[in-house]
Molecule: Glycine riboswitch aptamer
Organism: Histidinibacterium aquaticum
RNA sequence: UGCAACAACUCCGAAGAGUGGGUGCCGGGAAACGGCACCCCGCCGAAGGAGCAAGCCACACGGGCCAGGAGGCCCUGCGGCGAAUCUCUCAGGCUCUGAACGGAGGGGGCAGU
Numbered sequence: 001u002g003c004a005a006c007a008a009c010u011c012c013g014a015a016g017a018g019u020g021g022g023u024g025c026c027g028g029g030a031a032a033c034g035g036c037a038c039c040c041c042g043c044c045g046a047a048g049g050a051g052c053a054a055g056c057c058a059c060a061c062g063g064g065c066c067a068g069g070a071g072g073c074c075c076u077g078c079g080g081c082g083a084a085u086c087u088c089u090c091a092g093g094c095u096c097u098g099a100a101c102g103g104a105g106g107g108g109g110c111a112g113u
Stems, first nucleotide, its partner, number of pairs: 001111003009105005018041001020040008042094003048090001049088003055081003059077002062075005
């Protein structure tokens, strides 16, 4: 200087859904209250994960058309690839934390000089 315009990492912002019920433990003389864990019911989608449309590719000894030569095109069937902030709700969450995504910083890696 170029490639990449990105990675790790740091800071900031960042929605949704329970002020649910029960049991146990802890704090306290006890109650109220608070914290933690588990169970039940109800819910959320933006950690992660999973699914798929259009389209593309391949196959069939299936159908049709063109050519009458290789073959090409269309339909049907099956398979593969194929996105998300869509869908699922496994996981996670419904206090904090975390959080897709956005902004700022950062500058690892490769090549040349």